[in-house]
Context: one part of a larger RNA
Molecule: large-subunit ribosomal RNA, domain VI
Organism: hot springs metagenome
């Protein structure tokens, strides 16, 4: 830009992509078959590997500062408590979200239609035989349909709900131009398991959209100060303490404020 008036939502699906494995055990049945040794088809049923997809309950990982430990030095005047700094976390134990796989869940199936190689029915040519010449069945991990996804620029632009309407002015008067608005969209902000920008996608005071506060889960693991036990290191009590990114919530305390722009007139 198009889709012959303008929007908003949810949709058809023409076509395209994707997957499309395999394996071992049981039970039928030690049947059938074979002299024996062996040892079934058909059909049920249980596990499993690769692979692929989604997730984080579980087991793990990572988590740059969530917590706690520990060494040297330097500083807060000392002591005690506590910060820098030794990586671009100093080191060491742990660790929430979130991303993740080692970890959890799901996938191939079933099914149905034409089919190949093949098996057959009828059946002449050619009184017989023949699956073929006419006709008319069975038959694949394969094709086409089903499963997942994409998706009307599918220019053959689709169909279906729903809102907005037939303003004003100019003009060679059916198409054109200007303007101002309608539903409606965009701009600007607060943000998002949504993302490279961008797009999407919620929110914008008639509000919980982020940040704070405060409740609560998780996590560290048991603060500081006192006390009290000991010559001291240290231990014990207060006290599952103190602290606590991203995690569930609540609350207008802050910050999403105030506004501007596009947008139909339909032969």
């Nucleotide at each position: 830009c198009g889709c012959a008036g303008g929007a908003g939502g949810a949709c058809u699906g023409a076509g395209g992509g994707g997957a499309g494995c395999u394996c071992g055990c049981c039970c039928u049945a030690g049947u059938a078959c074979g002299a024996g040794a062996g040892g079934a088809c058909c059909g049920g049923g249980c596990g499993g590997g690769a692979c692929c997809a989604g997730c984080c309950u579980c087991u793990g990982g990572u988590g740059u500062c969530c917590c706690g430990g520990c060494u040297g030095u330097c500083g807060c005047g000392c002591c005690a408590g506590c910060g820098g700094c030794a990586c671009g976390c100093g080191c060491c134990g742990g660790g929430u979200a979130g991303c993740c796989a080692u970890g959890c869940u799901g996938g191939g199936u079933c099914g149905g239609g034409a089919u190949a190689a093949c098996c057959g029915c009828u059946g002449a040519a050619a009184g017989c035989a023949u699956c073929u010449a006419a006709g008319c069945g069975g038959g694949a991990a394969g094709c086409c349909c089903a499963c997942c996804c994409c998706a009307a620029g599918a220019u053959a632009a689709g169909g279906c709900c729903u809102c907005c309407c037939a303003c004003g002015g100019g003009g060679u008067u059916a198409a054109c131009c200007c303007g101002g608005u309608a539903a409606g969209g965009g701009c600007c902000c607060g943000g998002g398991a949504a993302g490279a920008c961008u797009a999407c996608c919620c929110g914008g005071u008639u509000g919980a959209u982020g940040g704070g506060c405060c409740g609560g889960a998780g996590g560290u693991g048991g603060a500081a100060g006192c006390c009290c036990a000991g010559c001291a290191a240290u231990g014990g009590g207060u006290g599952g303490a103190g602290c606590u990114g991203a995690c569930c919530g609540g609350u207008c305390c802050c910050a999403a404020u105030a506004g501007c722009c596009c947008g139909a007139g339909g032969g």